A computed fold for a 73-nucleotide RNA from a Candidatus Woesearchaeota archaeon, annotated as transfer RNA. NCBI's taxonomy places the organism under Archaea, Nanobdellati, Candidatus Woesearchaeota. Rfam family: tRNA. Rfam's curators write: Transfer RNA (tRNA) molecules are approximately 80 nucleotides in length. Its mean pLDDT, the model's own confidence on a scale to 100, is 84.

RNA sequence: GCGCCAAUAGUUUAGCCUGGUAGAAUCGGAGCUUCCCAAGCUUCUGGCCCGGGUUCAAAUCCCGGUUGGCGCA
Numbered sequence: 001g002c003g004c005c006a007a008u009a010g011u012u013u014a015g016c017c018u019g020g021u022a023g024a025a026u027c028g029g030a031g032c033u034u035c036c037c038a039a040g041c042u043u044c045u046g047g048c049c050c051g052g053g054u055u056c057a058a059a060u061c062c063c064g065g066u067u068g069g070c071g072c073a
Base pairs, nucleotide, nucleotide: 001072002071003070004069005068006067007066010026011025012024013023020056028044029043030042031041032040049065050064051063052062053061
């Protein structure tokens, strides 16, 4: 230098192909339960790597970039 893959909540991730309310687990806050703790149950908070384009509508499609990984030279 070229090609491929990945980036979503503090953490691990589903959804992306086929555009239409962003979901789960865990962490954290509150409550229930218990003599206390742990465990369990209920509930709340919190997220689409960045910029642009297409579209009524983009996490998803298109272009460019950033970061990380793999391969070729």